[in-house]
Context: one part of a larger RNA
RNA sequence: CCAACAAUGGAUGCCUAGGAGAUUUUGACCGAGGAAGGACGCAGACGGCGGCGAUACUCGUUGGGGAGGUGCCAUCAACCUUUGAUCCAACGGUUUCCGAAUGGAGCAAUCUACUCUUUAUUGAGUGACCAGUUGUAAAAUUAGUCCGUAAGGGCUAUAUAGUGACUGGUUGGGCACGGCGUGAACUGAAACAUCUUAGUAACGCUAGGAAAAGAAAUCAUAUGAGAUUCCGUCAGUAGCGGUGAGCGAAAGCGGAAUAGGCUAAACUCUGAUUUAUCAGAGGGUUGCAGGGCAGACGACAUUCGAGUGUUUUAUAUAGUAGAAAGAUCCGGAAUGGUCUUCCAAAGAGAGUGAAAGGCUCGUAUACGAAAUGUAAAACACCGAUAGUUUGUUCCUAAGUACCAUGGAGCACGAUAAACUUUGUGGGAAUCUGGGUCGACCACGAUCCAAGCCUAAAUAUCAAAAUCUACCGAUAGUGAACUAGUACCGCGAGGGAAAGGUGAAAAGCACCCCGGGAGGGGGAUGAAAUAGAACUGAAAUUGUUGGCUA
Numbered sequence: 001c002c003a004a005c006a007a008u009g010g011a012u013g014c015c016u017a018g019g020a021g022a023u024u025u026u027g028a029c030c031g032a033g034g035a036a037g038g039a040c041g042c043a044g045a046c047g048g049c050g051g052c053g054a055u056a057c058u059c060g061u062u063g064g065g066g067a068g069g070u071g072c073c074a075u076c077a078a079c080c081u082u083u084g085a086u087c088c089a090a091c092g093g094u095u096u097c098c099g100a101a102u103g104g105a106g107c108a109a110u111c112u113a114c115u116c117u118u119u120a121u122u123g124a125g126u127g128a129c130c131a132g133u134u135g136u137a138a139a140a141u142u143a144g145u146c147c148g149u150a151a152g153g154g155c156u157a158u159a160u161a162g163u164g165a166c167u168g169g170u171u172g173g174g175c176a177c178g179g180c181g182u183g184a185a186c187u188g189a190a191a192c193a194u195c196u197u198a199g200u201a202a203c204g205c206u207a208g209g210a211a212a213a214g215a216a217a218u219c220a221u222a223u224g225a226g227a228u229u230c231c232g233u234c235a236g237u238a239g240c241g242g243u244g245a246g247c248g249a250a251a252g253c254g255g256a257a258u259a260g261g262c263u264a265a266a267c268u269c270u271g272a273u274u275u276a277u278c279a280g281a282g283g284g285u286u287g288c289a290g291g292g293c294a295g296a297c298g299a300c301a302u303u304c305g306a307g308u309g310u311u312u313u314a315u316a317u318a319g320u321a322g323a324a325a326g327a328u329c330c331g332g333a334a335u336g337g338u339c340u341u342c343c344a345a346a347g348a349g350a351g352u353g354a355a356a357g358g359c360u361c362g363u364a365u366a367c368g369a370a371a372u373g374u375a376a377a378a379c380a381c382c383g384a385u386a387g388u389u390u391g392u393u394c395c396u397a398a399g400u401a402c403c404a405u406g407g408a409g410c411a412c413g414a415u416a417a418a419c420u421u422u423g424u425g426g427g428a429a430u431c432u433g434g435g436u437c438g439a440c441c442a443c444g445a446u447c448c449a450a451g452c453c454u455a456a457a458u459a460u461c462a463a464a465a466u467c468u469a470c471c472g473a474u475a476g477u478g479a480a481c482u483a484g485u486a487c488c489g490c491g492a493g494g495g496a497a498a499g500g501u502g503a504a505a506a507g508c509a510c511c512c513c514g515g516g517a518g519g520g521g522g523a524u525g526a527a528a529u530a531g532a533a534c535u536g537a538a539a540u541u542g543u544u545g546g547c548u549a
Stems, first nucleotide, its partner, number of pairs: 001546007013534001014500002018471002020468009029173002037098003040053003044076002047073003050057001059092006068080003103112003113126004127171010142157006177208001178206005188195001192242001218225002229256005239247002260453003263397001267282006287431001289396003292392006303384003307381011319367003325340005341358002343347001349361003402426008412438001433448005487494002510521004
């Protein structure tokens, strides 16, 4: 150096128990009635995971179901069950201790009180803040009165603060999604300061199953539209911009979904009163102005509800029925080959000792709820609901609109800068009124601010079902296994490795060597070079043989 046989090692191939993504449908808050999250316990037997809570691997009721069962790792023992167990579903019961944690304290899962109650540390209560009801009630002030020359003092009355009781609410948590507030820098501009990154990250407050927004003082433009939200387009357009980097609309159009309501005021009535007014009821709610008041005409209906209940139907939370094959050959085994045959509203899929429409579970199809929930429809109740015109000029949201100034938001960086919003200072009009139409003015058009509410289309998450020119154990989740485990860190936090005997444990009875480990026979099995390690590459190692001028 070559070869064979072994060893080491764990690549490769095959597999999947776990992941990834998408679609559709459905659902969406929990909590002082003690949550989320935990600690400690509970079984006949050690531990972990899951379950449960001193009624502790469970209790009750109502349904389903029908032969096995006492959760898994994972056995052994002892039991339960057709007098219907185990199991599944709905509604209840119990639910130690900590935790908002709430009697007080505290180094969480511990210590320690008081009151009432009980045979009994048996049971219940005792936190803070807010609101309501109610009891009690101070010093002052005020009013009255008495004493005093006065200063002042006494008494009475009405209160409130405080405090007690009862009732109700709040507290804390929630991946992502929402609203509001505070608000960076790296970065880009090839440096950098306006600008950008970006109103992003982060932090704070807070809500809901969605939130926010929302029924025009809106847009348009000479025609008109008719709340909001979301998607597409308009359009990388109009614009903004150390006119740099970059930023970047809107109307309109096409769709998704559609829904509109209630107050304040004028005026009337009732009650109270501290005579300023207040409370309640009616009335009224808009821009082609409307309403009130006074008068005239007309009607006695119609329509709606974002309410409550009943019934029916559908649906969710357990389930039920469910077609059709034999022989033979090889083989350890038939689902394979050959022959004959059957079902099909079922030839989706998975499993079964190799590849199964007819073996098992299913699939197509048909059916099912005592209880609880959801939706729709019908019915009942409840609630809401109107016009035309003449006159009058009573009302129509004030420290508001608007102005100045300093900021912010609008795609818009003071810019010709309108509009929205706000700190400071000024400060209107009242329908013959007021806002907007991108400085401003005129004309015109359009709308009615300074009060409130409002589903759906939208965002996100979860579950179930289905699917995949997604992964297949260094991949796919960090996690296919005791995984947020072991381990590291005072802590915030960081964070692994680790899958495969066989169809079935049939996991090698018995004998021999050995202290044992292990080995040799032998047995099981299709196979044991499948023996606790599927397959078993390479580097590397050993033994034997061969070769080396």
Notes: Large-subunit ribosomal RNA, domain I from a Patescibacteria group bacterium, 549 nucleotides, folded computationally. Its mean pLDDT, the model's own confidence on a scale to 100, is 81.